The prediction has a mean pLDDT of 83.
A computed fold for a 73-nucleotide RNA from a Candidatus Margulisiibacteriota bacterium, annotated as transfer RNA.
The source organism's lineage runs through Bacteria, Bacillati and Candidatus Margulisiibacteriota.
It matches the Rfam family "tRNA". It is annotated as a transfer RNA. About the family: Transfer RNA (tRNA) molecules are approximately 80 nucleotides in length. Gene Ontology term of the family: triplet codon-amino acid adaptor activity.
This record gives sequence, structure tokens and C1' cells, in this order.
RNA sequence: GCGCGUAUAGCUCAAUCGGUAGAGCGGGCGGCUCAUAAUCGACAGGUUGCAGGUUCGAUCCCUGCUACGCGCA
Repeated sequence: GCGCGUAUAGCUCAAUCGGUAGAGCGGGCGGCUCAUAAUCGACAGGUUGCAGGUUCGAUCCCUGCUACGCGCA
């Protein structure tokens, strides 16, 4: 230098053929207990890596870039 893959909540990961993003763990709060743990309940937490484009509508499609990984030279 070229090709391929990955990038979504604090962490690990989902999201069918484009229709307005969710789970587990973690967090604080409440229930249970004399108390703690375990367990149960409800809750908060996201400009979907960045910048553009297409579209009524983009995590998803297209282009460029960035970071990381693998391969080729």
C1' cells in the first nucleotide's frame, strides 16, 4: 500500500427484507430479613465510532475517514 471483518448503555451482546433501539451483568431505589447475602419489583442509563449521501423514514443501503483485528504484498 491492497483486501476482509468489527465498532450499539459502564461491561458482554441482540435488533428478520429499512419502520422510530432491547436483554443479561453492573448501578442506585424499594420489598423480604433482627441484619447481611440470596431473591423479588419498579427505575435510570444511548446523537448506534466520525462526517456526508439516498429515502417519507437509516443501527441496517452508498461514499469518505478514524480505531482495532486478520490476511496478502